[in-house]
């Protein structure tokens, strides 16, 4: 230099055909249990705003197609693999 693959909450990792983004697990927070801690059980857990109800934003960055994009197209960035 060329080709291929990958990039999603704090972490791992789903969303298979374009149609409610974040299932599930870990972690964390609160409560229960315990003398206390661990284990176990219950509930909650993306961000901003708000007293609340709610609203807005969010899938590596930017742009495009579409009524609608994590998913399709272009470009850039990063990581991995292969070829020279």
């Nucleotide at each position: 230099g060329c080709g291929c693959u990958u990039g999603u909450g704090g972490c791992g990792g789903a969303a298979u055909u374009g149609g409610u983004a974040g299932a599930c697990g870990c972690g964390c927070u609160a409560g229960g249990u315990u003398c206390a801690g661990g284990u176990c059980c219950u509930a909650g857990u993306g961000g901003c705003u708000g007293a609340a109800a709610g609203g807005c934003c969010g899938u590596g960055g930017g742009g495009g197609u579409u009524c609608g994009a994590g998913u399709c197209c272009c470009u850039c960035c990063a990581a991995g693999c292969g070829c020279a």
Source information:
Transfer RNA from Azospirillum brasilense, 84 nucleotides, folded computationally. The coordinates come from a structure-prediction model, not an experiment, and the mean pLDDT is 80. Lineage of the source: Bacteria > Pseudomonadota > Rhodospirillales > Azospirillaceae > Azospirillum. RNAcentral holds the sequence, with entries from ENA and Rfam. Its Rfam family is "tRNA". By type it is a transfer RNA. RNAcentral records the identical sequence in 3 taxa.